[in-house]
RNA sequence: GCGCCAGUCGUCUAGUGGUAGGACGCUGGCUUCCCAAGCCAGUAGCGCGGGUUCGAAUCCCGCCUGGCGCA
Numbered sequence: 001g002c003g004c005c006a007g008u009c010g011u012c013u014a015g016u017g018g019u020a021g022g023a024c025g026c027u028g029g030c031u032u033c034c035c036a037a038g039c040c041a042g043u044a045g046c047g048c049g050g051g052u053u054c055g056a057a058u059c060c061c062g063c064c065u066g067g068c069g070c071a
Base pairs, nucleotide, nucleotide: 001070002069003068004067005066006065007064010024011023012022013021018054025043026042027041028040029039030038047063048062049061050060051059
C1' cells in the first nucleotide's frame, strides 16, 4: 500500500428500512437485627462525516479505531 471482518448504555450482547431490547452493573425502594440473596421501579447506548429514502443502527461513499490476510 491492497483486500476481508468488526465497532450498539460502564461491560457483554440482540436487532437485515418503521418507537433500539436483554443480561450484568449502578441508583432508589420493599424485605432483614445487619449483610448477602430475592422482588419492584429507575438510570444509561447505535465510532465520526456525508448520501439515498417519507423514514437509516440497518443500504451506499469517505474517514477513524481494532483484528486477520497479502505484498
Record summary: Transfer RNA from a marine sediment metagenome, 71 nucleotides, folded computationally. The RNAcentral record of the sequence draws on MGnify. The coordinates come from a structure-prediction model, not an experiment, and the mean pLDDT is 82.